Small-subunit ribosomal RNA from an uncultured bacterium, 1463 nucleotides, folded computationally. The coordinates come from a structure-prediction model, not an experiment, and the mean pLDDT is 85. The RNAcentral record of the sequence draws on ENA, Greengenes and SILVA. Its Rfam family is "Bacterial small subunit ribosomal RNA". Its family is annotated with structural constituent of ribosome and ribosome in the Gene Ontology.

[in-house]
RNA sequence: AGAGUUUGAUCAUGGCUCAGGACGAACGCUGGCGGUAUGCCUCAUACAUGCAAGUCGAGGGGUAACACUUCGGGUGACGACCGGCGCACGGGUGAGUAACGCGUAGGAAUCUACCUUAAACUGGGGGACAACCUGGGGAAACUCGGGCUAAUACCGCAUAAUGCCGAAAGGUGAAAGAUUUAUCGGUUUAAGAUGAGCCUGCGUAUGAUUAGCUUGUUGGUGGGGUAAAGGCCUACCAAAGCAUUGAUCAUUAGCUGGUUUGAGAGGAUGGCCAGCCACAAUGGAACUGAUACACGGUCCAUACUUCUACGGAAGGCAGCAGUAGGGAAUUUUGCGCAAUGGGCGAGAGCCUGACGCAGCAAUACCGCGUGUAGGAAGAAGCAUCUUGGUGUGUAAACUACUGUCAGUGGGGAAAAACAAAAUGAUUGUACCCACAGAGGAAGCACCGGCUAACUACGUGCCAGCAGCCGCGGUAAUACGUAGGGUGCAAGCGUUGUCCGGAUUUAUUGGGCGUAAAGAGCUCGUAGGCGGCAAUUUAAGUCAGAUGUUAAAUAAUGGAGCUCAACUCCAUCACAGCAUUUGAAACUAAAUAGCUAGAGUUAGGUAGGGGUUAGAGGAAUUCCUGGUGUAGCGGUGAAAUGCGUAGAUAUCAGGAGGAACACCGGAGGCGAAAGCGUCUAACUGGACCUAUACUGACGCUGAGGAACGAGAGCUAGGGUAGCAAAAGGGAUUAGAUACCCCUGUAGUCCUAGCCGUAAACGAUGGAUACUAGUUGUCGGAGGAAUCGACCCCUUCGGUGACGUCGCUAACGCACUAAGUAUCCCGCCUGGGGAGUACGUUCGCAAGAAUGAAACUCAAAGGAAUUGACGGGGACCCGCACAAGCGGUGGAACAUGUGGUUCAAUUCGAUGCAACGCGAAGAACCUUACCUGGACUUGACAUGCCUAGAAUUCUCUAGAGAUAGAGAAGUGCCUUCGGGAGCUAGGAUACAGAUGCUGCAUGGCUGUCGUCAGCUCGUGUCGUGAGAUGUUGGGUUAAGUCCCGCAACGAGCGCAACCCUUGUCGUAUGUUGCCACUAUAGCUUCGGCUAUAAGCACUCUUACGAGACUGCCCCGGUUAACGGGGAGGAAGGUGGGGAUGACGUCAAGUCAUCAUGGCUCUUACGUCCAGGGCUACACACGUGUUACAAUGGGCAUUACAACGGGCAGCGACACUGCGAAGUGAAGCUAAUCCCUUAAAAGUGCUCUCAGUUCGGAUCGUAGGCUGCAACUCGCCUGCGUGAAGUCGGAAUCGCUAGUAAAUGCAGAUCAGCAUGCUGCAUUGAAUACGUUCCCGGGUCUUGUACACACCGCCCGUCACACCAUGGAAGCUGGUGACGCCCGACAUCGGGAAUCUAACCCUCUGGGAGGAUACCGCCUAAGGCAGUGCCGGUGACUGGGGUGAAGUCAUAACAAGGUAACCGUA
Repeated sequence: AGAGUUUGAUCAUGGCUCAGGACGAACGCUGGCGGUAUGCCUCAUACAUGCAAGUCGAGGGGUAACACUUCGGGUGACGACCGGCGCACGGGUGAGUAACGCGUAGGAAUCUACCUUAAACUGGGGGACAACCUGGGGAAACUCGGGCUAAUACCGCAUAAUGCCGAAAGGUGAAAGAUUUAUCGGUUUAAGAUGAGCCUGCGUAUGAUUAGCUUGUUGGUGGGGUAAAGGCCUACCAAAGCAUUGAUCAUUAGCUGGUUUGAGAGGAUGGCCAGCCACAAUGGAACUGAUACACGGUCCAUACUUCUACGGAAGGCAGCAGUAGGGAAUUUUGCGCAAUGGGCGAGAGCCUGACGCAGCAAUACCGCGUGUAGGAAGAAGCAUCUUGGUGUGUAAACUACUGUCAGUGGGGAAAAACAAAAUGAUUGUACCCACAGAGGAAGCACCGGCUAACUACGUGCCAGCAGCCGCGGUAAUACGUAGGGUGCAAGCGUUGUCCGGAUUUAUUGGGCGUAAAGAGCUCGUAGGCGGCAAUUUAAGUCAGAUGUUAAAUAAUGGAGCUCAACUCCAUCACAGCAUUUGAAACUAAAUAGCUAGAGUUAGGUAGGGGUUAGAGGAAUUCCUGGUGUAGCGGUGAAAUGCGUAGAUAUCAGGAGGAACACCGGAGGCGAAAGCGUCUAACUGGACCUAUACUGACGCUGAGGAACGAGAGCUAGGGUAGCAAAAGGGAUUAGAUACCCCUGUAGUCCUAGCCGUAAACGAUGGAUACUAGUUGUCGGAGGAAUCGACCCCUUCGGUGACGUCGCUAACGCACUAAGUAUCCCGCCUGGGGAGUACGUUCGCAAGAAUGAAACUCAAAGGAAUUGACGGGGACCCGCACAAGCGGUGGAACAUGUGGUUCAAUUCGAUGCAACGCGAAGAACCUUACCUGGACUUGACAUGCCUAGAAUUCUCUAGAGAUAGAGAAGUGCCUUCGGGAGCUAGGAUACAGAUGCUGCAUGGCUGUCGUCAGCUCGUGUCGUGAGAUGUUGGGUUAAGUCCCGCAACGAGCGCAACCCUUGUCGUAUGUUGCCACUAUAGCUUCGGCUAUAAGCACUCUUACGAGACUGCCCCGGUUAACGGGGAGGAAGGUGGGGAUGACGUCAAGUCAUCAUGGCUCUUACGUCCAGGGCUACACACGUGUUACAAUGGGCAUUACAACGGGCAGCGACACUGCGAAGUGAAGCUAAUCCCUUAAAAGUGCUCUCAGUUCGGAUCGUAGGCUGCAACUCGCCUGCGUGAAGUCGGAAUCGCUAGUAAAUGCAGAUCAGCAUGCUGCAUUGAAUACGUUCCCGGGUCUUGUACACACCGCCCGUCACACCAUGGAAGCUGGUGACGCCCGACAUCGGGAAUCUAACCCUCUGGGAGGAUACCGCCUAAGGCAGUGCCGGUGACUGGGGUGAAGUCAUAACAAGGUAACCGUA
C1' cells in the first nucleotide's frame, strides 16, 4: 500500500467481497510446563444450606453456660438485657434515568459524628424503664398485667461566652462519669480538615410519517418549610413561560477516566480497575441518626414462597460460595485474617466471603520445551511413474553427545514483618544440589484466482464445496481419500461483533449536461454572504501568564521479578474550560463620509409581451336554387359509406363555427408555461444615449405566496373541422390495433378547480476574470455618399466554429460543463417503489411528503471492435433478367428415411447427407444374425522340448476339425553349433470394424479462387483501439495510380508449372507418302507393293511468339478505358493444378495412427448357412420414353482418349444370336480391343396408346465361377404395363459452352442406366442491375457478443418467501375524569390516659400520649380515550424459481419511430 467481481475487450461511475487489528467470547479438532490477568454479556428470574456487622465489663444492673476458686460473682470471663459507637462504610448490580444524571468550568444561601488546633467548663438534684420475680394469652411468632432495680439511659435547677434571638432594652442558653493518681471520657464556643447538600454556563442519542406545549404553569407579595437559596409548599395578584438554534411526544441508553480501531480527523464501545449516579422482590411512606427516606432496619399495599393446631405467623443472595431455570456460554457450597484496609475497644483483642491466597477453565497475554551434532549419490515402506527413475529424505536406522521442562532424592531461603519478642493462610512454595535416561511431551487449517503451497485415485451437475468470482455433466491442482507441499504452532480453524481498507456521508476529503442527483418558473420573510476610504471599541481573532484537567491508563527514561508479560520510580504533553495582561491587520459593532454596485430622472428605440372590445378575407362543412348524369369516395387491393328520391363535378346566394396561408427567418418578445390577420383603449418589462439626483438602499433565499402546456373536473353557453369512447368494413392464425367509412365526449367561450409533462439547454441564481473568426436582431458614434449601401468602433440580445482550460468520454468553450467567491435545492448500488402506512391539499381523478421486510451481484454511462437490420450508398457473381435444356407427373435403376426382421452391420443428415464411404455384397468381401468349434489363441516377440522343411493318400463330419497311414532326412559350420520352418508346453502377452471425432494427430468438406487477413516502426487516443487497409479514380483482384501521419513488409491476387491454339529447329521407327524409280492390277479415274525420301501430317524435346509494344481518342501530362493496325492468338487467349487469416466443438477412432475407458474360455479367433438384395409408403439422384427434327429396314462415311500375357485375341468355321471350336499376331506409334454413333442416301410407317414406348411375365439358351435358389450378366422367341411433355415448386448452362451422339478406362472371375475421361455434331440469349439469393467495401442505428436461430415484456397456471388491507380477537403502555383509599408525616384533637417541671399540692396547671377528625396519597375499581405490538377467515400487489400456456410490446426505420404527462 491494495486486490477480486458488470464487458468480446476498454475507461469511468457504482455497489458487493477479501487480505489487517481487536474481543469478558462461543463451537470443532488437538493438548507438555510455568508466570500474570480474566471468567452469567442471556431471566433486575426464583432461591435450599452455610457464612458476609459487629464491638465495648475501663458506662450499668448483673451471673444462664464454661474454667479457676480462698466458695464470696470472689476471680478469669460472659449468654440475654439497659446504655455507647458502628450498622449511611466496605461488597453487589445497571432495572430505571435523555436528566444539572454525568463531564468540565464556576458560584453562594449551608451542614459536617469520629479527627486536629484554641478558649472555657465539668456544680447540685430528681423520677423512671428493661433485665429479674410473679401471674396470664398463644401451635408458633410473640405478647399482656402486676412488682423490684442501676447507669456515661432520661429530666429539671445552677453557672457561662466574643454563643443564639433582638435595632436596643432584654431574653435564652450545656455537661457524665470510669478506674485509681494519672489518664481516658463529657459539655459549650471559635477555627481547620474531611465528607455531604444546593445553584449556574457549556457539552452530552435517534425520529418532523411527533409542531405546537405548559395552569404551580411564568413572575410578584405575605406566610409556611428546610441544614440551606428557591413555586419547595400555600393564599392572593398579574398573564405569562418554552419552541423550527427543534419545545412537546415517542424509541433507545447508566455517565466518565478510558478501551479498540484509524496516518489523522473521526468511528465504535463503556467488561475488568478507578470517579460519580441510580437501585436492593414490586410500589409507597416516614422513623432513628451528624449523615438514610436505609441491600443483610421499620410500617403499609401487591405478587410469590414457606410454616400452621387454620386462629395466625415468617421471608427477600443485583454480598461470598452454591442450586434450579434460561442460554452458544461463564468457576470452589476451599484456606486465612499472616499482610493491606475497615468497625468497636484505653488495650489485649474480637469481627471482617472487604482483602490476601489456593482450586477450576489454553479464556487472553507472555515465556520455555518436545532434543543436539554427525550419518547414503540415498535402506525399507508409502506415493508417483515415460518403468529409466523421482519424491518423502539426513528424514530414519546407526554413531557420538546434552539434560531445559516434567520425574526421584536431599537441602531450603531472602522478601512480604514492623524498635525488640511473638506471629506465615500461601508453603516445604520459589530457589539450589545430586541422580537416571532421548527417555514422558504436536497439532490444526489450507494448497483454482484473490493468497504462500500439486499430483494420483474415487465420483460423474450425483455426492458435495463455496468469503467473492465460481467448481462438479468420465481425464476435477476447486468434491472425497492418499502422498507431497505451504502457513501458524500448544494451539489451529470456524462463527459472531466493532474499527479499518470505504475519499462508500467526503471538515480534512465527493458529486449533480448524458452514470444517482438543479425544485416547472418567479417574487419574497427569517437566515447566510456583502463595494471604497476614515475614527473609535475590543465580541470574534492573535500573543503571554495563572488555575484546573483525580489516580490508574498511554508516551519517554530508568529499575525489580533469570527474560518477557507483569509491577515499581521519575518525567512529560496537545487540546478544552476559566481568570488575567496586551495587539488592532482582518471580520464584527458604533459614528460621520464617498460613488464604480443598485435605484430614480431626462431624451429616444424595437417587439407575435399582457388584458379588453371591435373589424376582415381565404378555406372546410351545411342549407337553398341553377346546369348536369352515373357514378362518387376510399385503398396496397377492396369493402362498409354516399348516389337515379339526381350524388360527385360546376355556378350563384345564404348560415355558422374554428383557425389566421404568403411575409416567416439559425428572426423578435416574455420569469417560465407561452405569444403570429387588422384596428383602438388600458398596461408590464427591456435596450440605447446622456444631464441631474439618492448614497450600499445589494445578492441569494428554508418556510410562505403568485403564475404554471395539454389532458381532466364543476356550472352555463357553443359546436364548422378534427376526434378518445362506440359502430361498421377490411387485414390477419387471431386483430378488442395499424388502414378505411361514420361518430360522441373533448377541442372553442365565460366563471371556478386541478398543479402535473422528456415542464429539456435533461445544464439553479448572482458577480468578476479568461485567444480569436464569422452570421444575425435592436440602438449609438465615426467615416463615406447628392442620399444610401459598403466600412470602422462600441453597448445589449441571439446563433455557428474554435485556442487555453475542463471532462470518463461524448463534448463544453465570454450565452462555459473554464478560473474563483456567495447563497439555495438535490444525490449516495439495482429491484421492491415513487409503492404501503400516516398526514396535508383536492368535488373527483389524484397530487405532495415518503419507508420497510425481502431479493440480486450487479444495475447504469461513454466510447471500441465485430455481428445484425423488413437502414443507406457503391460493386460483383448463371444471383435475377434474356434464352436453351431439364427435374417435379410415368416405368425402371440406384441411394436414403420409415417399417419389418434372428440379422436386415456401421458411418454420412440444410446448403456442405441421400448413383455418398462402396473404382463394382452370389461364397469370400463382412464388420451383422443362427448354429457348430478353439482358448498363449488366425497374427508378433522372448524361453524350453522334439522334429528337416515339405508332399501325398484314406476315414468321419455341413465344414472348421479329428483320426490313421505313406513319402521325405535338406543348407552353412571353426564340428561346439547356427539360420529358416513345423509341432507341442509354460508364461509374459496377443487380439477387438468395442466406446469416446465433444480428449487427439493426419486427411477432407464449406464460406470461396471470395479479395481479403495481418505485422514491424512511427503517430493519435487515459484505454479498448485507430491510422496504415480510409478518400478520388481504376481493376477480375488490397490490381494499379494520385492524395494522405504514415513509411515499409508478410500470407493471399497475379506470375512462375501442366495442357491447348501458331511458327521454327532437331528427330525419322513401329509414323508419313507430295515428288522420283520399279513391279502388279485397273471400270483408265486410280489402286497395291517395293526401293528411295523426311516435303507434309504426326511423335517429343528445345525454342520463338503477346508486352496495352504501336496509332487515335478520353482520362489528373497518371493508373486505366474505348477504337484501330498488324498478327495463329489482344488486353489474365481457352482449360487445369494451385484454396490466405480463419468459421462451422463441420466430417472421419470403420483407411491409418493415438490418449483414456471397456472385454479377455470372449465384445477375441475359425467354420457352414443366412442377411446387408426385405416392402404399405415418403424423398433425392439418374436411365428410358411419351414420338414424324421421329420409329423401322437397307446402304454410304468421318474420330479421339485409352487398355492388353492367368491378357487383348485377328482370321476361319458352327450357331438367328449370346457365344463356341481351332488359331496367326502382339509385352504394343508395329498386333488386337476397333465395325464409332448421331449424320448422309433410299424405301416404309401417317398421328394411333400406334411399326411410339418398352416395363412385366412365360419359355428356350449362352457366359463367368466350387456354386447363379434366396441373389449375376447376356441372347432368341412370345407377352406388350404406365406414359400423349408433367401442379405448386425447382435445377444446370454465356461458346467449341448448352444440347444431342457414341467410344474408352478404373474396379472386376462375372456383374454399370453410376463414376472418370475422350472425341463427333453444334446453338440461342444477355436490354440491364429495380427485385430474389450469396458475397465484398464504406457509412448509420443497436438494449445483440452463444453475436437476430440474438435479446426480451406482460397476463395466466404451479411451488415457496416476506409484506399491505381486513370483520374481529388479544397483549403492553400513557394521559385524563370519577369512586375508594392502607401506612406515615403534617394540622386539629372539646373525649380518655398521664412519673420527672410549676402551684395555693388527696388536687390543679403546663407538657406529653392515645382514640378520633382533616388535607395529601400508593395500590385498587369504573367509564371513555391516545400510542405501540401479536394474531386473523378472506383479499391486494411484490419477489424468487433449467427446460409450462398465450401472444410478440421494446432493442434495427424492431417491421405503426420511441418516449413523457393525462383521459